[in-house]
Molecule: c-di-GMP-I riboswitch aptamer
Organism: Sterolibacterium sp.
């Protein structure tokens, strides 16, 4: 030097839940709030989950199914960047 691993130290991030924007929703943004996180930095390439707009299917008085090119990296797996410095 590299990989694991994470005691120590500076510090970082912001679930849940609340207000406001937003969106067809899931859900995102901002403030505010701290479950918890050594990558809970960033990336939708795989794989799961979440919504069902658009479009199909079935039923008939509008309802049920199906489906992503839409979401989620705080499900997981990979890529890639980065702080500290004991064993």
């Nucleotide at each position: 030097c590299a990989a694991g691993u994470g005691a120590a130290u500076u510090g970082g991030c912001a679930a849940a839940c609340c207000u406001g924007u937003u969106g067809a929703a899931a859900g995102a943004c901002a403030g505010g709030g701290u479950c918890g996180c050594a990558a809970a930095g960033c990336c939708a390439c795989c794989g799961g989950g979440c919504u069902g707009a658009c479009g199909g299917g079935a039923a008939u008085g509008u309802u049920u199914c199906c489906c992503a090119a839409g979401c989620u990296a705080g499900c997981g797996g990979g890529g890639u960047u980065g702080c500290c410095g004991g064993a």